[in-house]
Background:
Glycine riboswitch aptamer, 90 nucleotides, folded computationally. Model confidence (mean pLDDT): 77 of 100. It was read from a public genome assembly, where an Rfam model found it.
RNA sequence: CGGAGGGGCUCUGGAGAAUCUCUGAUAAGAGUGCCGAAGGUGCAAGGCGCAGCGCGCCGAAUCUCUCAGGCAAAAGGACAGGGCAGACGU
Numbered sequence: 001c002g003g004a005g006g007g008g009c010u011c012u013g014g015a016g017a018a019u020c021u022c023u024g025a026u027a028a029g030a031g032u033g034c035c036g037a038a039g040g041u042g043c044a045a046g047g048c049g050c051a052g053c054g055c056g057c058c059g060a061a062u063c064u065c066u067c068a069g070g071c072a073a074a075a076g077g078a079c080a081g082g083g084c085a086g087a088c089g090u
Base pairs, nucleotide, nucleotide: 001089002088008084009083010082011081012080013079018032020031021030022029023028033071034070035069039067040065042063046058047057048056049055050054
C1' cells in the first nucleotide's frame, strides 16, 4: 500500500401494528384485535439418492406462517451508508 469472509467494533438513517379490555394495584395474571424487519417455520428453480420414474433428501427471499417477538415514547430493529480494526499478500 492492497485487502477475504459478506464476518467483528463503532456512527448515521431505518417501517408496521392497542398508550386496548378485565382482574389486580403499579408486581403480575387473563382476554380480544392486530403487525411483519431480531430469531425461527414452509418452498421455487436446481442438485442428489433409488427396488423404481414419482417418491425421499438437500434447497432462497423483504415471499409465507405468526412459534418466538412486537403494537405511545424509549429500547429493539431486517436492510442501507460512513469510519475503524483486520487473516493474507506485496